[in-house]
Context: one part of a larger RNA
């Protein structure tokens, strides 16, 4: 390189958008670049090969020929199924529009109650707290408990569900405004406008970093303090700072997981759930049909097995990414990015 693969053995990029590129719906006309078919011309050195003739007594072998073959290439003529290209047309892909209802994402502003801690005041007195048991700690300067008032920050119990939405990360109190997407119905419009997508660009949990705020609770660090223990640099307990929160930047990684790339088509059934649409019964529910999502089983098929099974890991097609024994090693070096931490790219010697 080819091949074979990528749920769990090595291997799907964290996700989207989209450039180049690759691939591409139905009908029809032209062209003939590719491909294929038919014809013609040129060429395909000689030897070797095949055939015919001849010569060594035969044969191999050798000599010889207007012979064949050399399955090829070039030029040219014609054809046009497929690809391509060009013209015309179409509506099943894709998109726009109209109508509808439901759920929800992001940003901004405002509001709410429960809890926690703190402060003030009242009642009240000796404990509270904590644990396996304790102690450190708090408390007669009046704690804990309880009642009333106030302040602060953070998170939103029940509803809550195999639930919903989002490309992924992720998103749960309520209201308003703005805004993205999906769904159903209709079939008015455009007429292949599509799929994928190397680079690029954008988004991207937590932790971390910079500047400025904020700081109730929780809580890395603290050889803090108390226990435990042979020791205890831990688990447990009492404290407690970064951080967690907000704004603006940076970082760009995760078991970023469905460990399963995206798109399209096809391929038994059963049962739940969720958002619509249509119809029936004539009732405030049930049944039927259908579209979109999300679960549990299960046949064929696949699979090393586990299992997957119309939400495929089945049957096919297109495009991208990635793998090629273990360790060394996601290391070294170089480069790019970053304030740094580090990230991305990414070997070899050696060894089994």
């Nucleotide at each position: 390189c080819u091949g074979g693969g990528u749920g769990u053995a090595a291997a799907g990029g964290g996700a989207g958008u989209g450039u180049a590129g690759g691939u591409g719906g139905u009908u029809u006309g032209g062209c003939a670049a590719g491909c294929c078919c038919a014809g013609a011309a040129g060429u395909g050195a000689a030897a070797a090969c095949c055939c015919g003739g001849g010569g060594c007594u035969c044969a191999a072998c050798c000599c010889u020929g207007u012979g064949g073959a050399u399955u090829g290439c070039u030029u040219u003529u014609g054809g046009a199924a497929c690809u391509g290209u060009u013209g015309a047309a179409c509506u099943a892909g894709a998109g726009u529009g109209c109508a509808g209802g439901a759920g929800g994402g992001g940003u901004a502003a405002g509001a709410g109650g429960a809890a926690u801690u703190c402060c003030c005041a009242g009642u009240g007195u000796a404990g509270c707290g904590g644990u396996g048991a304790a102690a450190u700690g708090c408390g007669u300067a009046g704690a804990u408990a309880u009642u009333g008032g106030g302040a602060a920050g953070a998170a939103c119990a029940c509803c809550a569900g195999a639930g919903g939405c989002g490309a992924a990360g992720g998103c749960g109190u309520c209201u308003u405004a703005c805004u993205g997407g999906a769904c159903u119905g209709u079939a008015a419009c455009u007429g292949a406008c599509a799929c994928u997508g190397a680079g690029g660009c954008u988004c991207g949990a937590a932790a971390g970093c910079g500047u400025g705020g904020g700081g109730a609770g929780c809580a890395a660090a603290c050889a803090a303090a108390g226990a435990u223990u042979a020791g205890a640099u831990a688990c447990c307990c009492u404290g407690g700072u970064a951080g967690u929160c907000c704004a603006c930047g940076c970082u760009g990684u995760a078991a970023a997981c469905g460990a399963u790339g995206a798109a399209u088509a096809c391929u038994a059934g059963u049962u739940g759930u969720u958002g619509g649409a249509g119809g029936g019964c004539a009732u405030a529910g049930c049944c039927c049909u259908u579209c979109g999502g999300u679960g549990a089983c299960g046949c064929a098929g696949c699979a090393a097995a586990c299992g997957c099974a119309c939400u495929a890991a089945g049957u096919a097609u297109u495009c991208c990414a990635c793998c090629u024994g273990g360790g060394g090693a996601g290391u070294a070096c170089g480069u790019u990015c970053g304030c740094a931490a580090g990230a991305a790219u990414g070997a070899a010697a050696c060894u089994c």

Notes:
The part of an RNA shown here (small-subunit ribosomal RNA, central domain) has 352 nucleotides and comes from an uncultured bacterium. Its mean pLDDT, the model's own confidence on a scale to 100, is 81. The RNAcentral record of the full RNA draws on ENA, Greengenes and SILVA.